[in-house]
RNA sequence: GAAGUUCGCUAGGCAGCCGCUGUGAGCGCAAGCUCAUGGAGGAAAGUCCGGGCCCCAUAGAGCAGGAUGCCGGCUAACGGCCGGGCGCAGCAAGCCUCGCAAGAGGCCCAAGGCGACGAACAGGGCAACAGAAAACAUACCGCCGAUGGCUCCGCAAGGAGAUCAGGCAAGGGCGAACCGGUGGGGUAAGAGCCCACCGCGGACGUGGCGACACGGACGGCACGGCAACCUCCAUCCGGGGCAAGGCCAAAUAGGGGAGCGAUAGCGUGGCUCGCGCUGCUCCCGGGUAGGCUGCUAGAGCCUGCCGGUAACGGCAGGCCCAGAGGAAUGGCUGCCCACGACAGAACCCGGCUUAUCGGCGAACUUCCCAA
Numbered sequence: 001g002a003a004g005u006u007c008g009c010u011a012g013g014c015a016g017c018c019g020c021u022g023u024g025a026g027c028g029c030a031a032g033c034u035c036a037u038g039g040a041g042g043a044a045a046g047u048c049c050g051g052g053c054c055c056c057a058u059a060g061a062g063c064a065g066g067a068u069g070c071c072g073g074c075u076a077a078c079g080g081c082c083g084g085g086c087g088c089a090g091c092a093a094g095c096c097u098c099g100c101a102a103g104a105g106g107c108c109c110a111a112g113g114c115g116a117c118g119a120a121c122a123g124g125g126c127a128a129c130a131g132a133a134a135a136c137a138u139a140c141c142g143c144c145g146a147u148g149g150c151u152c153c154g155c156a157a158g159g160a161g162a163u164c165a166g167g168c169a170a171g172g173g174c175g176a177a178c179c180g181g182u183g184g185g186g187u188a189a190g191a192g193c194c195c196a197c198c199g200c201g202g203a204c205g206u207g208g209c210g211a212c213a214c215g216g217a218c219g220g221c222a223c224g225g226c227a228a229c230c231u232c233c234a235u236c237c238g239g240g241g242c243a244a245g246g247c248c249a250a251a252u253a254g255g256g257g258a259g260c261g262a263u264a265g266c267g268u269g270g271c272u273c274g275c276g277c278u279g280c281u282c283c284c285g286g287g288u289a290g291g292c293u294g295c296u297a298g299a300g301c302c303u304g305c306c307g308g309u310a311a312c313g314g315c316a317g318g319c320c321c322a323g324a325g326g327a328a329u330g331g332c333u334g335c336c337c338a339c340g341a342c343a344g345a346a347c348c349c350g351g352c353u354u355a356u357c358g359g360c361g362a363a364c365u366u367c368c369c370a371a
Stems, first nucleotide, its partner, number of pairs: 001367010012336007020039008041342001045353002048351005053241004065237005070084005085117001086115003094107005118232002123230002125226002140172002142168003147165002150161004180198006199221001200219002204215004245293004255284006264278005300319008337340001
């Protein structure tokens, strides 16, 4: 310098004028006015996950149900984040083969990408289509026919042929997957039948907190796959949500209590007493409209230092940064440029996901050039 990958930041700027709205101060009887100052986002979105806060019944145990699931760490918590392990796919570069070339194929595969990656001898269950066969394997094409039988030749020993019995699983073929792979020996043909290497298995040793890795022996190969089927194991989860919840509290109607008045009316009753209801005054409580609150000082932001690979944590200093309730955050003009995307709070916070015109920066990898 080129190409690639990952991560972070930003989200037109400046000035003037006119508005809307929160807060503070001043003025005003009040309505309101003046001044100062604040006024959307990285996603405010989807409401998918986790928490704070609040109420319910103490929020504890069990059942049911749900979620999560390699290892270690971070965190208030998480299904999130960071670091690591294992597996899978694979671009560039490189290498090989073919080609005159353009190019094609293969190997290997950086940074990086993807992975619901606990358990398949606890038990049950499943495997479409194709195929002979899909789990105590099997034999369609095929190979062999050593052995037994058959036919022919031969006096005999024996030889030749076909493949009836039978042997085999190398090759072909089916499939997502077919009971280890490659090479050699071996054989009638074959086969872990034997051997070397690779794979696999259960131990052992070494390293690592661990997932796991590595190593030399041993075992001739067994115990196939699916748990995104039921299930088992481990961990976590009470329910509902700011229209949560708390406070103040008219008018009207109704409720409770005390007193007054009257012995009046009505009811009960044959009558009297009594009892109940109807009147007036005062007090009390619930509750509707309405108002206040919850409501924005917080797992907060900025800077520096320290610990940590990192996520993150600690310390010091500084800062206050929307809070509405029919719901404000806007409009016009001028200049400049790279000509401006997606989009708007409604209790708050941490994530994830989705939308997004552009711009800037850093780290890592590969290649080239120069010293």

The RNA shown here (Bacterial RNase P class A) has 371 nucleotides and comes from Denitratisoma sp. DHT3. The gene name in the source record is rnpB. The sequence is in RNAcentral, with records from ENA and Rfam. It matches the Rfam family "Bacterial RNase P class A". It is annotated as a ribozyme.